Small-subunit ribosomal RNA from a metagenome, 1416 nucleotides, folded computationally. Its Rfam family is "Bacterial small subunit ribosomal RNA".
[in-house]
RNA sequence: AGACAUGCAAGUCGGACGAGAACGUCGGCUUCGGCCGACUAGUAAAGUGGCGGACUGGUGAGUAAUACGUAGGCAACCUGCCCACGAGAGAGGGAUAACGGCUUGAAAAGGCCGCUAAUACCGCAUGACGCGAGCCUUCGCAUGGAGGCUCGCCAAAAGAUGGGGAACCUUCGGGUCCUAUCGCUCGUGGAGGGGCUUACGGCCUAUCAGCUAGUUGGUGAGGUAACGGCUCACCAAGGCAAUGACGGGUAGGGGGUCUGAGAGGGUGAUCCCCCACACUGGGACUGAGACACAGCCCAGACUCCUACGGGAGGCAGCAGUGAAGAAUCAUUCGCAAUGGGCGAAAGCCUGACGGUGCGACGCCGCGUGGAGGAUGAAGGCCUUCGGGUUGUAAACUCCUGUCACGCUGUAUGAAUUGUCGCGGCACGAACAAUGUCGCGACGUGACGUCAAAGCGAGAGGAAGCCACGGCUAACUUCGUGCCAGCAGCCGCGGUAAGACGAAGGUGGCGAGCGUUGUUCGGAAUCACUGGGCGUAAAGAGUUCGUAGGCGGCCUGGUCAGUCAGGUGUGAAAGCCCCCGGCUCAACCGGGGAAUGGCGCCUGAUACUGCCAGGCUUGAGGGCAGGGGGAGAGAGUGGAAUUCCUGGUGUAGCGGUGAAAUGCGUAGAUAUCAGGAGGAACGCCGGUGGCGAAAGCGACUCUCUAUCCUGCUCCUGACGCUGAGGAACGAAAGCCAGGGGAGCGAACGGGAUUAGAUACCCCGGUAGUCCUGGCCGUAAACGAUGAGCACUACGUUGGGGGAGGUCUGACCCUUUCCCAGCCGAAACAAACGCAUUAAGUGCUCCGCCUGGGGAGUACGGUCGCAAGGCUGAAACUCAAAGUAAUUGACGGGGACUCGCACAAGCGGUGGAGCAUGCGCUUUAAUUCGAUCGACGCGAAGAACCUUACCCGGGCUUGACAUGCUCGGAUUAACCCGGUGAAAGCCGGGCCACACCCGCAAGGGUGGAACGAGCACAGGUGUUGCAUGGCCGUCGUCAGCUCGUGUCGUGAGAUGUUGGGUUAAGUCCCGUAACGAGCGAAACCCUUGUCCCUAGUUGCCAGCGCGUUAUGGCGGGCACUCUAUGGAGACUGCCGGUGUUAAACCGGAGGAAGGUGGGGACGACGUCAGGUCAGCAUGGCCCUUACGUCCGGGGCUAGACGCGUGCUACAAUGGUCGGCACAAAGGGAAGCAAUACCGUGAGGUGGAGCCAAUCCUCAAAGCCGGCCCCAGUUGGGAUCGGGGGCUGAAACUCGCCCCCGUGAACCCGGAAUCGCUAGUAAUCGUGGAUCAGCUACGCCACGGUGAAUGUGUUCCCGAGUCUUGUACACACCGCCCGUCAAGCCACCUGAGUUGAGGGCACCCGAAGUCGCGGACCG
Repeated sequence: AGACAUGCAAGUCGGACGAGAACGUCGGCUUCGGCCGACUAGUAAAGUGGCGGACUGGUGAGUAAUACGUAGGCAACCUGCCCACGAGAGAGGGAUAACGGCUUGAAAAGGCCGCUAAUACCGCAUGACGCGAGCCUUCGCAUGGAGGCUCGCCAAAAGAUGGGGAACCUUCGGGUCCUAUCGCUCGUGGAGGGGCUUACGGCCUAUCAGCUAGUUGGUGAGGUAACGGCUCACCAAGGCAAUGACGGGUAGGGGGUCUGAGAGGGUGAUCCCCCACACUGGGACUGAGACACAGCCCAGACUCCUACGGGAGGCAGCAGUGAAGAAUCAUUCGCAAUGGGCGAAAGCCUGACGGUGCGACGCCGCGUGGAGGAUGAAGGCCUUCGGGUUGUAAACUCCUGUCACGCUGUAUGAAUUGUCGCGGCACGAACAAUGUCGCGACGUGACGUCAAAGCGAGAGGAAGCCACGGCUAACUUCGUGCCAGCAGCCGCGGUAAGACGAAGGUGGCGAGCGUUGUUCGGAAUCACUGGGCGUAAAGAGUUCGUAGGCGGCCUGGUCAGUCAGGUGUGAAAGCCCCCGGCUCAACCGGGGAAUGGCGCCUGAUACUGCCAGGCUUGAGGGCAGGGGGAGAGAGUGGAAUUCCUGGUGUAGCGGUGAAAUGCGUAGAUAUCAGGAGGAACGCCGGUGGCGAAAGCGACUCUCUAUCCUGCUCCUGACGCUGAGGAACGAAAGCCAGGGGAGCGAACGGGAUUAGAUACCCCGGUAGUCCUGGCCGUAAACGAUGAGCACUACGUUGGGGGAGGUCUGACCCUUUCCCAGCCGAAACAAACGCAUUAAGUGCUCCGCCUGGGGAGUACGGUCGCAAGGCUGAAACUCAAAGUAAUUGACGGGGACUCGCACAAGCGGUGGAGCAUGCGCUUUAAUUCGAUCGACGCGAAGAACCUUACCCGGGCUUGACAUGCUCGGAUUAACCCGGUGAAAGCCGGGCCACACCCGCAAGGGUGGAACGAGCACAGGUGUUGCAUGGCCGUCGUCAGCUCGUGUCGUGAGAUGUUGGGUUAAGUCCCGUAACGAGCGAAACCCUUGUCCCUAGUUGCCAGCGCGUUAUGGCGGGCACUCUAUGGAGACUGCCGGUGUUAAACCGGAGGAAGGUGGGGACGACGUCAGGUCAGCAUGGCCCUUACGUCCGGGGCUAGACGCGUGCUACAAUGGUCGGCACAAAGGGAAGCAAUACCGUGAGGUGGAGCCAAUCCUCAAAGCCGGCCCCAGUUGGGAUCGGGGGCUGAAACUCGCCCCCGUGAACCCGGAAUCGCUAGUAAUCGUGGAUCAGCUACGCCACGGUGAAUGUGUUCCCGAGUCUUGUACACACCGCCCGUCAAGCCACCUGAGUUGAGGGCACCCGAAGUCGCGGACCG
């Protein structure tokens, strides 16, 4: 491993060889064009030859094994340079580059002719330890190895340089020769390097299960350095694979490295080892070594040059370029060091390497200052406005001097090689030369403007980043308002955000800090260490059985596993320990330890394995007995349904919640008799039996299998489990053929219903049944695999055996097997399980790893099909789930209450009117309130109220406090103008205290006033920021606590249970014992009595008086008033009941079981209501959202609703007469008698601050009229006239009189109240208030019922229990389709690309072979 411009990265040797320049300088000559010679120089460049270019350096594409790692083997091998040893180097030959000449080409590159050398090349000689054959010795590991002897055969060589006395030769340089060094040849051995080979080890996938033809082996041959199917011919048919062959995917391997307690998991950068590759593919050549990164040839793609004929190239070497990308450096210096190549050497080459540069990329070290310094400065921020905090922080004072900066400036890295000199030794004939050792001299630095060190100056040049809701260390303010945004998970943000953004503050780390990605950890969350499978995911539907795994007792052998000792290896580096070097550290050096592994040797023999022998308890068999719905086949039976035939018989039958469809006068149903046919087998029948499971139920026979008991007779471990495999396997379904009574999918019809493709009804086809063949599933469940062993009891059922009682039944004891219940220990998250384990152990198998997607898709396989088995991913969610707890809920259960229903009485809903609300309208119709708003806030809207609208004004303000200034005429008061008023404008008058002063007057001050500043003010907003108060469940009987106990816990117990009560009221029981808030009681009122008191109340008796009246004297007895007390407690009796609590009945009593009524409302719920009663945080307005005034509105009106009043009449209306209350109110008040008015009312004013005065009670009773009618019912509406309050009754008051005389004749669906002095009905008073729209509200008395003794149903509530997928709690939760848009996956007529297999064709370079030509 995409493409590359440019430069450099492998050369060197003249001591192997031949040849050999130029520029330039000097000299000479010259026809001045130039020529010659010397030096340059035997130099450069090139060539022949040798060695090296196979090392170093780069990269990781390929490769799952020709690789790597570890341990072995080669008796089957090679090895240049290096080392040791042995032997040798004799004598010849022919060429060829360079060069010269000619010549082709643009170039690259050639061609022909001629000359020449060698350490180039080739014969010959000598000659092996080589090869072949034979013999001998010895050894081993199968082939075989080693050594020796004999014979035959083949193959060698080269010189160079230094020095040199004699002899010889000479071109006089020298050579032969001698010697030394370097080379050369042959051989043996070594070292190091390589080749081959064996075993073991290390990825994913079985949705890849079969693969293989040179394939496996043999014989022979070829080939290689060497074994080998490596290749070929022939022969045989083998070889590999579930211990995973073959295929697919992915990947260089290791030392190491990151993580981890470890075991593991991830990874394979830098350094080291190995491999592979060098543009892609193929090939060989040369060579000791290559099939060769910077060699060659061919093919291909690409780029470049070209004269178009042809050529050139390969950065995955170092730099560098552009491309791609989120992203990765200088086209640097030097060979000084280390290392490499060549050389005898000097030396040359070396992008190996040594350095420097760039990058916070990492690791390490250091600095950005130190000490002092509080009116705790200023500023910032917060604030409860007091203050707090930033913070000794700063300023300021005194110091220090690291780093950086400037100047000065010296080390280490350098020691060699070499040359020279001296000395020793070796070789040698030699004192020469050479080699070697030692000493000395000469000389070498890229880094480097270096480190260290010295001097100088001066706090000077040097701090950021993240976080602050929890996890997690660090908090406030403002802004924002589900927006903008944050977010690792949980989750923040919808007006008070510690979670967003900013600021202040704080925390953390610090030349870094955050983020993202990745890996391990946490995760025992793939569990070897170290998990699970009843209900959370998970036991195959069951059995048999192959491979495999595991396996009883005894003896002997072996020593494979196992264990021990020794030994080899486990490279170095790294990790660890010790020591040392850079000031420290990082870094580096030295030593040690470690390296779990593998090999070899020796030993041990308990256990496992293997071999041999034996045993009987596991297992199997035998004999005897026993049990059963076990299976298969054949036959038989009765009951019932239906159908057919006949008889009797008549109008219905049938069916349902109720009906209808249906059947029936052609005779059904019903009933009797006979017949046909099919299916199923009642009672027995049973948490009983059998079977491996599915499953099996009338009776008889035949066949088959299992099981249990007894005997202990036989075999002798024959066993257990069981991947694959095989067999069986409910129902439904399928194929073929039968059968078909009943039942009955589909289907038809009738009902129900909004609909009803359902539930119910009438029919009804497949099917259900039989035979044969498929299917192979299930909540095939005990949701619990099989086997063996062990571990408390008790009890029941089924099948056998033994013993006891004289025997039998029965019973008792005991034993084996099977099936249940309860329960101890143990286990379990709990529920639960518990000798039939879910306990304790062992063996084997199956299965699980978040939910959805999905048991889906694709593939494979099985099936006739339906479909089964195997079985994903994308995408998506922050969960899905289990058990238990407390609640809530249930068209679940049990018990019990409540005017809840029922039983009653009267209403509402219909009418008219009143009133509130909705809606609408409007300038405004102010606002709030919806079971628990609606005659409510409002117990008084004509103005005011008033908050709303329109218009007109004011601006420190209608109101509060403080400050400053002004000021003695302004204010108050009076008056005028304008105006609708408010207001605005103007005028008059003149005050208070103190001081000075006779006075006039002056000064000062406070209030008022004016100006200004702080501030006022807001019924503007938020009741989801709040206080307070209230409603509601609900006057329901509940709600809790302490201690104890139980539970891992939530929590339970208590508070449940049995009774009882109005009541968690009380009693009993009880792991609970007590207690609190509620209930009750205490309080008020009413009912009886008593004491006290006796006016304003009362009047029995006495007296007076009146037509009459407690009017008066008097009295306090009674009534009454109002203070205190008594009384009622299930106390007494009887019964029931548990001897209790209590209940029932009774007595007494004014009152009886809470006497009636009221006040009183537990823990809490509803983010219930109220910011508009009040208070109040935040926000908002500030000549207005404040405030004043005039007018309007809140009183509108097609409508709808609520609450009421009055009615519809005769139990009434109307008229007249007569009677009886209670409780209240009264001074800006209640008001009598009297008079006026039909009346409302007026005049008037006695009395009364009230048991004193004022305030008609009505229904009722008596009598008259009306006579059932829209009326003498009913009173709306309208007209007219009056009265009263009030500035003012138009919008918009009440009352009176006259007239008018509407709807309405008892109210649809629906709905409300009430259980006794209650409902119903009748009137009376009061608050608010000038008046009043009050028929409302609150209170008072008069008259005064009916019904219920039940709890089935509706509503609500309480307790216990049950289910739950609900907890915002059923107004819950939740399912499916569909619209629009988007995403992913699957499929799709097909289309396109890639990989692979088989067959055939063409075929480059090259190797091998064959043939030929030519040369020698």